[in-house]
RNA sequence: CCGUGCCAGGUGGGGAGCCAGCGGUGCCCUGUAACUCACAAUCCGCUACAGUGAGGCCGAUAAACAGACAUGAGGUUUCCAAUAGUAAGAAUAGCACCUGUUUAAGUAGCGUUGAAAGCCGGGUCCUGUGCGGCGGAGGGUUACAAACCCCGUCAGGUCCGAGAGGAAGCAGCGGUAAGUAGCUUUUUCCGGGUGCCACAGGGGAACCUGGCUGGAGCCAACUGGACUGGCAGCACUUGUUAUUGUAAAUCGAAAUCUGCGGCACGG
Numbered sequence: 001c002c003g004u005g006c007c008a009g010g011u012g013g014g015g016a017g018c019c020a021g022c023g024g025u026g027c028c029c030u031g032u033a034a035c036u037c038a039c040a041a042u043c044c045g046c047u048a049c050a051g052u053g054a055g056g057c058c059g060a061u062a063a064a065c066a067g068a069c070a071u072g073a074g075g076u077u078u079c080c081a082a083u084a085g086u087a088a089g090a091a092u093a094g095c096a097c098c099u100g101u102u103u104a105a106g107u108a109g110c111g112u113u114g115a116a117a118g119c120c121g122g123g124u125c126c127u128g129u130g131c132g133g134c135g136g137a138g139g140g141u142u143a144c145a146a147a148c149c150c151c152g153u154c155a156g157g158u159c160c161g162a163g164a165g166g167a168a169g170c171a172g173c174g175g176u177a178a179g180u181a182g183c184u185u186u187u188u189c190c191g192g193g194u195g196c197c198a199c200a201g202g203g204g205a206a207c208c209u210g211g212c213u214g215g216a217g218c219c220a221a222c223u224g225g226a227c228u229g230g231c232a233g234c235a236c237u238u239g240u241u242a243u244u245g246u247a248a249a250u251c252g253a254a255a256u257c258u259g260c261g262g263c264a265c266g267g
Base pairs, nucleotide, nucleotide: 001267002266003265004264005263006262009058010057011056012030013029014028015027020047021046022045023044024043035055036054037053038052039051065259066258067257068256074251075250076249077248078247080245081244082243083242084241085240086239087238088237089236094234095233097230098229100227101226102225103224105223106222107221109218110217117213118212119211120210121209122208123207124206125202126201127200128199129198130197131195132194134191135190136189137188138187139184140183141182142181143180144179150175151174152173153172158167159166160165
């Protein structure tokens, strides 16, 4: 150095998570020449030699083991910043919104067919009176209206009387009272959420209106400005979550390099 048989070993690794810890199933990354079956998230297996069990293959080759070297993979954690969400808070100064006051730059409207302002009146308002109207009551008037207990006249009949005569008096007739109904142009009184009515007086806040003076403003609906009060949508403060980015820490596959490279037999 070659061949045969064997043993160790290998048959992927890593991150987060789970866990006292390790490994696995599941997720993610990397990577391949990188086996099969059973188990397993309210888990599975194990205990520092830290998956277990069964089977297969490779097997001293390097694809084993150990070390080094970074880092283009990827993951995790932390600080900070930005953005977004979410919960709570504050209300003094910002933006937006709302109320009120004010201003009068703009728009609209009114105004030389005369604004503001001033003066003199009138009305709306109040009181009284008158008149009218409405309602009520009275009065007046018409009709009806009393078996008897209303009136007049009272036939018949009754009573008194010797008689003359007298008396009471029903029905009828006439009338009347209370009452009922109607009318009331002409009558009296009373009342009112009564009146485009008249007169007198009062009142002057507001509004409307006439006249005179005056001679250019008035108004504040909309926009704008100022102030005030409010609200809490935004902004703000605090907490929290997610994403992205910078930085730091940490783990880290593949890759690269170095070392090591068993036993037996035969040539």
Model confidence (mean pLDDT): 75 of 100. The RNA shown here (Bacterial large signal recognition particle RNA) has 267 nucleotides and comes from an Actinomycetota bacterium. Taxonomically the source falls in Actinomycetota (Bacteria, Bacillati). Rfam family: Bacterial large signal recognition particle RNA. Its family is annotated with SRP-dependent cotranslational protein targeting to membrane, signal sequence recognition and signal recognition particle, plasma membrane targeting in the Gene Ontology.